[in-house]
Context: one part of a larger RNA
């Protein structure tokens, strides 16, 4: 000087408390451990692994296993030699990859000689590796933590390691700011500058809008027209403790008020200091060393990654009446669409099918939002709750749904009556609850993830305690 202390002081955080809803019990989904296997490819392992890499494992993917092939190779460039095109078509063999027989046949420049192009075969350079090491590395990332810290120059003090500044008194979300002070300044962080959102103004007006004026319709901005309004796109205004009052020391700041759409960082996002964990990744990529080179490379078929006594993690659905079922009826936002979205119509109980209007989309489509509201029924039961499991029949995608897809219909109708010890999330348009869309994607194991809107709470006395952290101080046989 740090680190540590079941030392002290002080401050903060959904840390506790106050509340609301979960998880832990059930069934299923997904991931992991274990087990099994020819293989169940590999990585991730307290917090900081476990719906994680994977934002799509039937084949492919695929890295694994079994079997069958190739060896300058599945792919690129250069040189030498030889042959002719390549493509296409018809056979044989094979599970396929491949091997093999035949038919047809070169292109461009040039009078010609020849040269060039393309393909194949042989040869030479050269390849290839998801093989090892993340404890050789770059890059990227997690975490402490969006915590308020981490340092430097000069000066001063100390023999020196170092100290000071950065401590103290206040204050703040903040090393934020003020005052004081042997310090004076500065840098990386904080804040601000960026984006979205909340209000207004101006400009503009189609594919958007429809107040007023007409026309028309069973009906609809449907039509003429209009720019008021909504909205879209641009450019600005606006919030700064700016104003008033109380406190305070001139201050920083704090409490209250006015005006205002918004008030003290308005709300949200992006943004992550010096460093820590030899944290993670050699399987995104790049890369040193080592290793393989008729195989640890590469092609193909089938299988596996989907096993199943069990254990854990994360979710979904429930156990019902604030509900289930039936009928009627209302209101979003944000996205996506040409190998695409696919309307009206017709067929089917349905998944879906036939057909193909419109739309590269503020125009058309996906697209009926659902919870809600109104009426009816059920009457507390393992039930008209719950839907697992299983039997049968189908639809769709796709060469192909056996291993191993999703969905529909009929039947079946399991556990489950609110969950022990424990444990998690959340402070407001939040929790809870309700649906919608997208990426990936032929299809889908999506209940996941990322967004979007609808309805919309309770509680916070407070900081004694648990956990984590900041600052000061103290002890130390630790570095």
């Nucleotide at each position: 000087u740090g680190a540590c202390g079941g030392g002290g002081g002080u401050c903060c955080g959904c840390a506790c408390a106050a509340g609301c809803g979960g998880u832990g019990g059930a069934g299923c989904a997904u991931g992991u451990g274990g087990u099994u296997u020819a293989a169940u490819u590999c990585g991730a392992u307290g917090a900081u692994a476990c719906g994680c890499g994977a934002g799509g494992a039937a084949c492919c993917u695929u890295a694994c296993c079994u079997g069958g092939g190739c060896u300058a190779g599945a792919a690129u460039g250069u040189c030498c030699c030889g042959a002719g095109a390549c493509c296409a078509c018809c056979g044989g063999u094979g599970a396929a990859a491949g091997c093999u027989g035949g038919u047809u046949u070169c292109c461009c420049c040039g009078c010609a000689a020849g040269g060039g192009g393309c393909u194949c075969g042989g040869g030479a350079u050269a390849a290839g590796g998801u093989g090892c090491u993340g404890c050789a590395u770059g890059g990227c990332u997690g975490u402490c933590g969006u915590c308020a810290g981490c340092u430097c120059g000069u000066g001063u003090c100390g023999u020196g390691a170092g100290a000071u500044g950065u401590u103290g008194g206040g204050u703040u979300a903040a090393g934020u700011c003020c005052c004081g002070c042997a310090a004076c300044g500065a840098g990386c962080g904080c804040a601000a500058c960026c984006c979205c959102u909340a209000u207004c103004u101006u400009a503009u007006g189609u594919u958007g809008c429809c107040a007023g004026c007409a026309c028309g319709u069973u009906a609809u901005g449907g039509u003429g027209g209009g720019g008021a309004c909504u909205c879209g796109u641009a450019a600005g205004a606006g919030a700064c403790u700016g104003c008033c009052g109380g406190g305070g020391u001139c201050a920083a700041c704090u409490c209250g008020g006015a005006g205002g759409a918004a008030g003290g960082u308005g709300g949200g996002g992006a943004c992550g200091a010096c460093g820590u964990c030899a944290a993670g990744u050699c399987a995104u990529c790049a890369u040193g060393c080592c290793c393989c080179u008729u195989a640890u490379g590469u092609c193909c078929a089938g299988g596996g990654c989907u096993u199943c006594a069990c254990a854990c993690a994360u979710g979904c659905u429930a156990c019902a009446a604030u509900g289930g079922c039936c009928a009627g009826u209302a209101c979003a936002g944000a996205g996506g669409g040409c190998u695409g979205c696919g309307a009206g119509a017709c067929c089917g109980u349905g998944a879906g099918g036939u057909g193909g209007a419109g739309c590269g989309a503020a125009u058309c489509c996906c697209u009926u939002a659902a919870a809600g509201c109104u009426g009816g029924u059920c009457u507390c039961a393992g039930u008209u709750c719950g839907g697992a499991u299983c039997g049968g029949g189908g639809u769709c995608u796709g060469c192909a749904a056996c291993u191993c897809g999703a969905c529909c219909c009929c039947g079946u109708g399991a556990a489950g009556u609110c969950g022990g010890a424990g444990u998690c999330g959340c402070u407001a348009g939040u929790a809870a609850u309700c649906g919608c869309a997208g990426a990936u994607c032929a299809g889908c194991a999506a209940c996941g993830c990322u967004g979007c809107g609808g309805u919309g709470a309770a509680u916070a006395c407070g900081u004694u305690c648990c956990c984590g952290g900041g600052c000061c101080u103290u002890g130390u046989a630790c570095a």